[in-house]
RNA sequence: CGAGUUGGUUGGAUGAUCGCUAAUUUAAUUAGAGGAAAGUCCGGACUUCAUAGAGCAGGGCGCCAGGUAACACCUGGGAAGCGUGAGCUUACGGAUAGUGCAACAGAAAAUAUACCGCCAAUUCAUUUUGGUAAGGGUGAAAAGGUAAGGUAAGAGCUUACCGCUUAAAUGGUAACAUUUAGGGCAUUGCAAACCCCAGCCUGAAGCAAAACCAAAUAGAAAUCCAAUAAAGUUGCUCGCUUUGGAUUUGGGUAGGUUGCUAGAGUAUUAUGGCAACAUAAUAUCGAGAUAGAUGAUCGUCAAUUACAGAAUCCGGCUUAUAAACCAACUCAAAUU
Numbered sequence: 001c002g003a004g005u006u007g008g009u010u011g012g013a014u015g016a017u018c019g020c021u022a023a024u025u026u027a028a029u030u031a032g033a034g035g036a037a038a039g040u041c042c043g044g045a046c047u048u049c050a051u052a053g054a055g056c057a058g059g060g061c062g063c064c065a066g067g068u069a070a071c072a073c074c075u076g077g078g079a080a081g082c083g084u085g086a087g088c089u090u091a092c093g094g095a096u097a098g099u100g101c102a103a104c105a106g107a108a109a110a111u112a113u114a115c116c117g118c119c120a121a122u123u124c125a126u127u128u129u130g131g132u133a134a135g136g137g138u139g140a141a142a143a144g145g146u147a148a149g150g151u152a153a154g155a156g157c158u159u160a161c162c163g164c165u166u167a168a169a170u171g172g173u174a175a176c177a178u179u180u181a182g183g184g185c186a187u188u189g190c191a192a193a194c195c196c197c198a199g200c201c202u203g204a205a206g207c208a209a210a211a212c213c214a215a216a217u218a219g220a221a222a223u224c225c226a227a228u229a230a231a232g233u234u235g236c237u238c239g240c241u242u243u244g245g246a247u248u249u250g251g252g253u254a255g256g257u258u259g260c261u262a263g264a265g266u267a268u269u270a271u272g273g274c275a276a277c278a279u280a281a282u283a284u285c286g287a288g289a290u291a292g293a294u295g296a297u298c299g300u301c302a303a304u305u306a307c308a309g310a311a312u313c314c315g316g317c318u319u320a321u322a323a324a325c326c327a328a329c330u331c332a333a334a335u336u
Stems, first nucleotide, its partner, number of pairs: 002331009012301007020032005034307001038318002041316005046206004053238004058202004062197001063077005078092001079090004093196002098194002100190003115136002117132005144162006164183008210258004220249006229243005265284008
């Protein structure tokens, strides 16, 4: 000086005038959309069913250990793969419990197989017969790989190493790793195909949940079931509770308040931990709309624009994102 990797911050500020919403001390003062508010993909808090449950079904997760209120999230390890490297990705339990699929090409796609080729015998003649799966071809994938010996030619046929697998020892909480001693030398791949479970978890619905107040009407009518019944509790069964339940016709009302923002909150410091985080102390209060609030003008600074507007709340994940800045690490070249 260049090219990268990982993590983080901002994503407009300020003054004046008028305007909007909320709170209060109601003249006025203070506050007023995000890093993703988006997607509605997960997990909860909370509310009701409800006076409690149990089992099955269904659903979810899927290497190990921690964190957390909890999670399919986060942190740290392991394994496999990619990259010179810093680092990154993970579709990570099981293919001998069973079923299924692998188009086309190819001789043949799991009950393997012989198109070309190689070898032997035979024959006028690769003609005919037999052996072979090392070489070639097809394919995403062809019954372990490399080398040597051996053979008529070949083949784990044999040997060495790698690979696969069994057992033991050592290290580690564990996933796993290493070493030693054997073995058949191997029944491909796909489970984000159905499936199985060495395993773990799991009521439902949702703030339009729900609670309260006020007002109005017709404490109306008909049909069916009815205590050996019906209804409620996601589906089914058991259990429990209540005494009515379902359908149709007709009539009245549809306003207001709460829920609604002080929390598994935020910030700083200390201690412990590799870390995610935990504990303690101190400080602090950051929108609560409801036909739905923050806009306009002028001036200064400035990189000033991209994606884009809360609706019960919180913890994550995913997606979109112009520009500016900071820190650590890696690599190539040149110079000393």

This is a predicted structure of a 336-nucleotide RNA (Bacterial RNase P class A) from Gammaproteobacteria bacterium TMED226.
Its Rfam family is "Bacterial RNase P class A". By type it is a ribozyme.
The source organism's lineage runs through Bacteria, Pseudomonadati, Pseudomonadota and Gammaproteobacteria.
It was read from a public genome assembly, where an Rfam model found it.